[in-house]
RNA sequence: GGCCCCAUAGCUCAAUGGAUAGAGCUGCGGACUUCUAAGCCGUCGAUGUAGGUUCGAUUCCUACUGGGGCCA
Repeated sequence: GGCCCCAUAGCUCAAUGGAUAGAGCUGCGGACUUCUAAGCCGUCGAUGUAGGUUCGAUUCCUACUGGGGCCA
């Protein structure tokens, strides 16, 4: 320098064009308990950035940023 893949919640992952972006763990609250833990109930929290296509974008396209890989 060229090519390919990835970026969604604090963490690990779903959702591939259409309902309010969903689950587990973590956190917080409640109930229970003499207290704690486990288990139970509830709850907070996210689409890397900027454009484009579309009636509608997490999804498709472009550029950029960051990470990984292959070739030279």
Molecule: transfer RNA
Organism: Minisyncoccota bacterium